[in-house]
RNA sequence: GUGGGCGUAGCCCAAUGGCAGAGCACCGGACUGUGGCUCCGGUGGUUGGGGGUUCGAGUCCCCUCGCUCACC
Numbered sequence: 001g002u003g004g005g006c007g008u009a010g011c012c013c014a015a016u017g018g019c020a021g022a023g024c025a026c027c028g029g030a031c032u033g034u035g036g037c038u039c040c041g042g043u044g045g046u047u048g049g050g051g052g053u054u055c056g057a058g059u060c061c062c063c064u065c066g067c068u069c070a071c072c
Base pairs, nucleotide, nucleotide: 001071002070003069004068005067006066007065010024011023013021018055026042027041028040029039030038048064049063050062051061052060
């Protein structure tokens, strides 16, 4: 340089163009002599950035940034 894959919560990952979610972690409570385990509840998002298509975009298109794979 050419082609492909990935980027979503603190972490690991889901989400058919139609309410952005689960698990872990974190916070509060129950339980316990204390802690852990277990159970109940809760907080948490510029979906890497910009633009476009659409009534509606995490999803489709374009540009760009980062990581990664193959080829050169």
RNAcentral holds the sequence, with entries from ENA. This is a predicted structure of a 72-nucleotide RNA (transfer RNA) from a Pseudomonadota bacterium. Its Rfam family is "tRNA". It is annotated as a transfer RNA.